[in-house]
Molecule: c-di-AMP riboswitch aptamer (ydaO/yuaA leader)
Organism: Pelotomaculum sp.
RNA sequence: ACUCUAUAUUCGCUUAAUUCUUCUUUAGGAGAAGCGGGGGAACCAAUUUCUAGGGGUGAAUCGAUAGUCGGCCGGAUUUUAACCGGUUGCCGGCAUCGUAGGGCUACUCUUUCGGCCCGAAUCCGUCAGCUAACUUCGUAGGCGUUGAAAGGGAGGAAAC
Repeated sequence: ACUCUAUAUUCGCUUAAUUCUUCUUUAGGAGAAGCGGGGGAACCAAUUUCUAGGGGUGAAUCGAUAGUCGGCCGGAUUUUAACCGGUUGCCGGCAUCGUAGGGCUACUCUUUCGGCCCGAAUCCGUCAGCUAACUUCGUAGGCGUUGAAAGGGAGGAAAC
């Protein structure tokens, strides 16, 4: 000097998920503000569900495949399983590749060019369009980027 790992603090990112007060006693409870979600008139909209159910939160939708597994169909068989075929058929799961869309790239905003990523999960329970009043719920979790240019703004330093 560089790289990796662990811990602590500071800082930063995703997200609604932050701040404060108070009680009890060391970890929980209660409350407020801020932020976010659901239900819910008129008017408007919608005429589309009644199982191929429908709907919500969320960026997370929509496709493809001579992929893989299973179902399905046919054959064979006393019957079942195994087996054979359909394998460029249909349905579903998984996998892969894309994709609508979304995020980061460190003072901040806008634009542009690059780079790195996500493109999930889950809830309600047969039921919900919008929606004032009203009503109700949440305030988890998970991580570690710091490339460049133009313009605007903010802040700081030095000199006089």